Context: one part of a larger RNA
């Protein structure tokens, strides 16, 4: 390379929107582009495989035929895939009724706690550990109470629960707004799926400007301890930061370590959101049944195993990304990106 593969051994891009391009639902008809068949006409010769000949044999040579898998014309044939026109409704979508939810963004605004100010009362410690000290307090501290002040985070509910593509979302309330389930069957008629390049979104932590901060914690830092050091772990202290606004960055064990779509393949039980029935005199509550989510168990099947099992990692079909020993290396160059940090693409020597 053909291949095999991607939960954990190498591999699913952090996610999502969507271009080319790949793939595409039922059915009439049409054209004959793929696509099957007939004949022409090229497919140089040597080679190559069959048979046969000649040199004593063999290589080696000569004659016949086959190949030369193809390209070009022209006749038919049309099942499928395709064009072109037309219907259809089961995929998509729109409406209508209902619905659950920390989805997202703006703005007001509640609470306990910590800490400080300030006042009372009160006196000698507090504070902190394994022990201690380093810090605090007689200039009134800790500790109790009563006022203020600011920041920043929401106990209880809370869940094995909910919602978003991810990332993520949680104290009330109000305006603004995304999506999503059900039920219905008006409506539109394949307007899907997937997706290189290509935009956007993306935790912390960092970067820039301005703001907030004597609120708490706290990288660096400084001092006490402990140690054979001790640039840790324990303490006391504390600056960047963490909070807002606005722009950057572009990474994570960004983990379900599992791409995304569609369809098929025993079941059981909990749970969150809705519909039918049945039962109740109505409600509620129950019993079943259905759809759509989120866990556990478990049968075939898969799997090296562990394990997954209708939320598959079985069964198949569509795209797309990716992986090919270990180390050197996610480095070095060289390009893009970026204030910077640094990120993204990505090798060799050499070596086991």
């Nucleotide at each position: 390379u053909u291949g095999g593969g991607c939960g954990u051994a190498a591999a699913g891009a952090g996610c999502u929107c969507g271009u080319a391009g790949g793939c595409g639902g039922u059915u009439u008809g049409u054209c004959g582009c793929g696509u099957c068949u007939g004949c022409c006409g090229u497919g140089a010769a040597a080679g190559u495989c069959c048979g046969g000949g000649g040199c004593u044999c063999a290589a080696c040579u000569c004659c016949g035929g086959a190949u030369c898998u193809g390209c070009g014309g022209u006749g038919g044939g049309u099942a499928c895939g395709g064009u072109c026109a037309g219907a259809c409704u089961a995929g998509a979508g729109u409406g209508a009724u209902g619905u659950a939810g920390g989805g997202g963004a703006g703005a007001c605004u509640g609470u306990a706690a910590u800490u400080c100010c300030u006042g009372a009362u009160g006196u000698a410690c507090c504070g902190g550990u394994g022990a201690a000290a380093u810090g605090c307090g007689c200039a009134g501290a800790u500790a109790u109470c009563g006022u203020g002040a600011g920041g920043a985070a929401c106990a209880c509910c809370g869940a094995u629960g909910g919602c978003c593509a991810a990332g993520g979302c949680a104290g009330g309330u109000c305006u603004c707004u995304g999506g999503g389930c059900a039920u219905u069957a008006a409506c539109u008629g394949a307007g899907g799926c997937u997706u290189a390049g290509g935009a956007g979104c993306g935790a912390a932590a960092g970067c820039a400007u301005g703001g907030g901060g004597a609120a708490g914690c706290u990288a660096u830092c400084a001092g006490g301890a402990u140690u054979a050091c001790a640039u840790a772990c324990c303490c006391u202290g504390g600056u960047a930061g963490u909070c807002c606004a606005u722009g950057c960055c572009g990474u994570a064990a960004a983990c379900g370590u599992u791409g995304g779509g569609c369809a098929c393949u025993a079941g059981g039980u909990g749970u969150g959101g809705g519909g039918g029935a049945c039962a109740u005199u109505c409600c509620a509550c129950g019993u079943u049944u259905u759809c759509c989510g989120c866990g556990c168990c478990g049968u075939a099947g898969c799997u090296a195993a562990c394990g997954c099992a209708u939320u598959a990692a079985g069964u198949g079909c569509c795209c797309c990304g990716c992986c090919u020993g270990g180390g050197g290396a996610g480095u070095a160059c060289g390009g893009c990106c970026g204030c910077a940090a640094g990120g993204c693409u990505a090798a060799a020597a050499c070596u086991c």